RNA sequence: GGUUGCAACAUCCCCGUGGGUUGGGUGCAGGUUCGAGUGAGCCGGCACAGUGAAUUCACUGCAACC
Repeated sequence: GGUUGCAACAUCCCCGUGGGUUGGGUGCAGGUUCGAGUGAGCCGGCACAGUGAAUUCACUGCAACC
């Protein structure tokens, strides 16, 4: 240096670091449909976050092999 498998380190367990994609959550402001109703549904937009969902890229560290 390469390949493969991993996350020991963590104030229970899980969780290495930083991004991307898809989906989810919460909040805000809209549009729209139904309805008698301050109700209910649908659609995208923006913001937030240990998003205990999946996946991908780069990097750190550990082990084995070459």